Model confidence (mean pLDDT): 83 of 100. A computed fold for a 75-nucleotide RNA from a Clostridia bacterium, annotated as transfer RNA.

[in-house]
RNA sequence: GGGUGAUUAACUCAGUGGUAGAGUGCUUCCGUCACAAGGAAGAAGUCGUUGGUUCGAGUCCAAUAUCGCCCACCA
Numbered sequence: 001g002g003g004u005g006a007u008u009a010a011c012u013c014a015g016u017g018g019u020a021g022a023g024u025g026c027u028u029c030c031g032u033c034a035c036a037a038g039g040a041a042g043a044a045g046u047c048g049u050u051g052g053u054u055c056g057a058g059u060c061c062a063a064u065a066u067c068g069c070c071c072a073c074c075a
Base pairs, nucleotide, nucleotide: 001071002070003069004068005067006066007065010024011023012022013021018055026042027041028040029039030038048064049063050062051061052060
């Protein structure tokens, strides 16, 4: 340099153009003498960034950033 995969909640990951979700964790309550387990409720995201297409984009297109893999080149 060429190709390719990943990027979504604190963490691990779903989400085939039509209201962004799960598990774990966190907060409050129940529970217990007090913890834990278990149970109930809740908060937490402008979906890596920028732009485009579309009535509508996490999803499609382009550029770009970070991390990984393959190939090539130089040494």

Rfam family: tRNA. Rfam describes the family as follows. Transfer RNA (tRNA) molecules are approximately 80 nucleotides in length.